Predicted 3D model of a 116-nucleotide RNA (SAM riboswitch aptamer (S box leader)) from Mucilaginibacter sp. It matches the Rfam family "SAM riboswitch aptamer (S box leader)". Rfam describes the family as follows. The SAM riboswitch is found upstream of a number of genes which code for proteins involved in methionine or cysteine biosynthesis in Gram-positive bacteria. Of the family's consensus pairs, 97% are formed in the model. NCBI's taxonomy places the organism under Bacteria, Bacteroidota, Sphingobacteriales, Sphingobacteriaceae, Mucilaginibacter. It was read from a public genome assembly, where an Rfam model found it.
[in-house]
RNA sequence: UACUUAUCCAGAAAGACAGAGGGAAAGGCCCUAUGAUGUCUUAGCAACCUGUACCGGCUUAAUUGCUUGUAAAAGGUGCUAAUUCCUGCUUCGCAACGUGUGGAGACAGAUAAGCU
Repeated sequence: UACUUAUCCAGAAAGACAGAGGGAAAGGCCCUAUGAUGUCUUAGCAACCUGUACCGGCUUAAUUGCUUGUAAAAGGUGCUAAUUCCUGCUUCGCAACGUGUGGAGACAGAUAAGCU
């Protein structure tokens, strides 16, 4: 970097440095000198992976091995404005001329695990 699978309406911020943009992209809307983005420190959230404990199931000579679930949060990541901030494309309803609203899907994106 590409691919595969899973998840994405929940949750969680303070400080220091620095100083003007930022929210992926287009449109909208929003955040921002009452300090954005970024870096660092500390704290927190979550439970994807590893490991741990417990109940159960299968299995084994054997707490031998595998495993649904639950708990906790030690380690590896991730995350801590707004639903992935909203919308775009397809389709199915409802409403009725304000082109609105609800469902499903696609595309794109993010994160994890695996693989290359």